[in-house]
Context: one part of a larger RNA
RNA sequence: UGACGGGGGCCCGCACAAGCGGUGGAGCAUGUGGUUUAAUUCGAUGCAACGCGAAGAACCUUACCUGGGCUUGACAUCCACGGAACCUUAUGGAAACAUAGGGGUGCCCUUCGGGGAGCCGUGAGACAGGUGCUGCAUGGCUGUCGUCAGCUCGUGUCGUGAGAUGUUGGGUUAAGUCCCGCAACGAGCGCAACCCCUGCCCUCUGUUGCUACCGGGUUAUGCCGGGCACUCUGAGGGGACUGCCUCGGUUAACGGGGAGGAAGGUGGGGAUGACGUCAAGUCCUCAUGGCCUUUAUGUCCAGGGCUACACACGUGCUACAAUGGGCUGUACAGAGGGUCGCGAUCCCGCGAGGGGGAGCCAAUCCCAAAAAGCAGUCCUCAGUUCGGAUUGAAGUCUGCAACUCGACUUCAUGAAGUUGGAAUCGCUAGUAAUCGUGGAUCAGCACGCCACGGUGAAUACGUUCCCGGGCCUUGUACA
Repeated sequence: UGACGGGGGCCCGCACAAGCGGUGGAGCAUGUGGUUUAAUUCGAUGCAACGCGAAGAACCUUACCUGGGCUUGACAUCCACGGAACCUUAUGGAAACAUAGGGGUGCCCUUCGGGGAGCCGUGAGACAGGUGCUGCAUGGCUGUCGUCAGCUCGUGUCGUGAGAUGUUGGGUUAAGUCCCGCAACGAGCGCAACCCCUGCCCUCUGUUGCUACCGGGUUAUGCCGGGCACUCUGAGGGGACUGCCUCGGUUAACGGGGAGGAAGGUGGGGAUGACGUCAAGUCCUCAUGGCCUUUAUGUCCAGGGCUACACACGUGCUACAAUGGGCUGUACAGAGGGUCGCGAUCCCGCGAGGGGGAGCCAAUCCCAAAAAGCAGUCCUCAGUUCGGAUUGAAGUCUGCAACUCGACUUCAUGAAGUUGGAAUCGCUAGUAAUCGUGGAUCAGCACGCCACGGUGAAUACGUUCCCGGGCCUUGUACA
């Protein structure tokens, strides 16, 4: 100087407390451990691995296993020889591929001999190749403490020196934020602000949007002609700064209250992550040193596996019902996506879906029905008209192909489950809870992920305690 203490002081955080809803019990989905297996490819492992890499394993993917093939190789550059490229038939085979034929002669230069480019085949070797090892050789990227308020430097001063001071102290703040003091005076990286979205107003804009007003038409609808007020679109401005008043405070920083205002003291949300820590993670994104491999640890193909199943754990979904279930009617979003696409009206089917194809490269058309809600009605506490697992049968769709191993539909079946032990998680407001909607990936496959809106709470006395963190101080058998 740090680190540590079941030392002290001060302070903060959904850390506790006060509340609301869960997990832990059930069934299923999904990931992991374990076990099994020819293989169940690999990585991730307290917080910070476990719906993680994987924004989508039937084949492919695919790295694993079994079997069948190839050896200058699936891919790159160079050399020689031959042939345009390319199209196509037969046989064998699971395919890869092997064998045997058929068609075909292009482009550029030309002294008409030929040469060249591109592509294909054969041959020789230089080499290719490796998701093989080492993340404890590395780059890059990332997690984490933590959006915590810290981490440092120059000059000066003090100390023999390590070092200290500044950065400590008194207040204050979300903040090393600011004020005052001070052997310090300044500065840098962080904080804040600048950036984006959102909340109010104004100007401009006026179609594909809107419809107050005028006219026309209709059973009805901005449907049509005007119109651009309003809503909205999307560009530019304004607006909030403790600016004003009052009280407290050291006359300060600042704090309490008030006015005006759409908004008040960082308005709400996002992006933004200091010096560093964990030899944290990744050699399987990529790049890369070294090592290993070279008729194989490379590469092609078929089938299988990654989907196994006495079990254990994590994360979720659906429930156990009446604040509910079923049926009928009816209302209100936002944000997205669409041409190898989204696909109205119409017809067929109980339905998944099929036929058909208007319109739309989309403020125009379509996906598209929002759902909880509201109104009516049945059921009255039961393993039930709760719950839907499982199983049987019949189907639909995607795709070369749904046996291993897809999703969905209909009929039948109707399991566990009556609110969950010890323990444990999230959340402070348009939040929790609850309700649907869209998107990426994607042929198909979503209870996951990312985004969107609808309805919309309770509680916070407080900081004694648990956990994590910041500052000062103190002790030390620690470095």